[in-house]
Context: one part of a larger RNA
C1' cells in the first nucleotide's frame, strides 16, 4: 500500500461556523484541458515473449521481429467530466402571515422547606442505629406558636412532553434576543454539499481574584463495625457547591451510531401547524415538520435494526489495522497550574 471496515469486537472528531480543497440540478450553444481514436518520432544494451540458428541435447550463446507501456507531436470525434455564454426552477435563500417552546442574556419578584436568631408555652429528653455510641439537653433541649434574617433549589403542573449544533434548558413576570416550523404566494436563479488547518461553544471538577455561605460535603476529627477498617453506617465538618470576573478543554461529552441528499411495506402512539367532512366542539379523514413504540423486505457473527436504517446508493470528512508496554516516554504547542493536545519504541506475549 492494496482490500477490509468504525451501534456492542480496535475504530466516528464533544458540537458548531467555516477558510483551502474534494463533489455538485435541468435545456441551449460553443471549446477541446480531461477523455476516445488513429499515425509519428522517442523509449542504450541486455532480459522476458515469438520465429531461426550454434554448441550430440539441455541450460547456455547469437541473429532477428513484435506486443504491451510511458513521454512528446499530429490529425479526427464531442457522449461524458471540466472551461466560457446564455437560459430555466424543482435544490438553496430571501420577503409576508401565524401559531408552538424548560432556546439564549439580563434585571425584578414569589411562597413551601432548612437552617440561624428573638420571644411565649412547657419538661426531661432529644438524635442516631442492625444495635449502639460519639453529638444536643435541666445555662431549659427536642416539642408546639409568632416574629425576623439568610441562602439556595423551585414541589404539584410533568409527559413515553418542549426546545437548543452539542454540553445544556424546568416557580413567576419583564425587556432584549437566537433558531425551528405550518401556510399561500412572490423574488433572486444552483447562490448547494461536505470541510484538512482555523476560529467558536463546551457538563462537572479544578484553578485566579473579589463577594456570599443556609443546606450538603471531598479533605479531616471523632463514634462504631472489623482480626484489621486509612471504608461502607453514625455525629460533626473546611474546601467546594452559589455569584462576578478570567482561566482550563476534559466526561460512559453516549443513540457507545459523523454531515448532507435520494429511494424503499405498513401499523399504533404523540408534539406543533394547514386543509377536508359533519352546523360548532369533541372525534375522523389528510398534508408537512418532529418525538416513541412494533414490525415487510433487506441487513447483521449474533444481539438487534428497519422511512428518526445499523437497508439501497452517491459525496464529503474524521478514525481503525493484535494483546500488553501506553494514552506512557521524549520533543513540541497551549496553560497560573493541575495537566491538556500531539503521540513513539525497547522490550515481552
Nucleotide at each position: 500500500c492494496u482490500g477490509g471496515g468504525c451501534g456492542u469486537a480496535a475504530a466516528g472528531g464533544g458540537a458548531g461556523c467555516g477558510u483551502a480543497g474534494g463533489c455538485g440540478g435541468g435545456g441551449u450553444c460553443u471549446u477541446a484541458a480531461g477523455u476516445a481514436a488513429a499515425g509519428u518520432g522517442u523509449u542504450u544494451a541486455a532480459u522476458c515473449c515469438c520465429g531461426g540458428g550454434g554448441c550430440c541435447c539441455a541450460a547456455c550463446c547469437c541473429c532477428g521481429g513484435a506486443c504491451c507501456g510511458g513521454c512528446a507531436u499530429u490529425u479526427u470525434a464531442a457522449a461524458c467530466u471540466g472551461g466560457g455564454a446564455c437560459u430555466c426552477u424543482u435544490g438553496a435563500a430571501u420577503a409576508g402571515u401565524g401559531g408552538a417552546g424548560a432556546g439564549g442574556u439580563c434585571g425584578g419578584u414569589g411562597g413551601a422547606a432548612u437552617u440561624g436568631g428573638g420571644g411565649g408555652u412547657g419538661u426531661a429528653g432529644c438524635g442516631g442505629u442492625g444495635g449502639a455510641a460519639u453529638g444536643c439537653g435541666u445555662a431549659g433541649a427536642g416539642a408546639u406558636c409568632c416574629c425576623c434574617a439568610a441562602g439556595g433549589a423551585c414541589a404539584c403542573c410533568a409527559g413515553u412532553u418542549g426546545c437548543g449544533a452539542a454540553g445544556g434548558c424546568g416557580g413567576c413576570c419583564g425587556a432584549c434576543u437566537g433558531g425551528a416550523c405550518a401556510c399561500a404566494u412572490a423574488u433572486u436563479g444552483a447562490c448547494g454539499c461536505u470541510g484538512a488547518g482555523g476560529c467558536u461553544c463546551g457538563a462537572a471538577a479544578g484553578c485566579a481574584u473579589g463577594g456570599g455561605g443556609a443546606g450538603c460535603a471531598a479533605a479531616c476529627a471523632g463514634g462504631a463495625u472489623u482480626a484489621g477498617a486509612u471504608a461502607c453506617c453514625c455525629u460533626g465538618g473546611u474546601a467546594g457547591u452559589c455569584c462576578a470576573u478570567g482561566c482550563c478543554a476534559u466526561a460512559a461529552a453516549c443513540g457507545a451510531u459523523g454531515a448532507a441528499u435520494a429511494c424503499u411495506a405498513g401499523g399504533u402512539u404523540u408534539u406543533g401547524g394547514g386543509c377536508c367532512c359533519g352546523u360548532c366542539a369533541a372525534c375522523g379523514g389528510u398534508c408537512c415538520a418532529g418525538a416513541g413504540c412494533c414490525g415487510c423486505a433487506g441487513c447483521u457473527a449474533a444481539c438487534g435494526c428497519g422511512u428518526u436504517a445499523g437497508g439501497u446508493a452517491u459525496u464529503c470528512c474524521g478514525c481503525c489495522u493484535g494483546g500488553g508496554g501506553a494514552g506512557u516516554a521524549c520533543g513540541g504547542u497551549c496553560g497560573c497550574a493541575a495537566g491538556a493536545c500531539u503521540g513513539a519504541a525497547a522490550c515481552u506475549c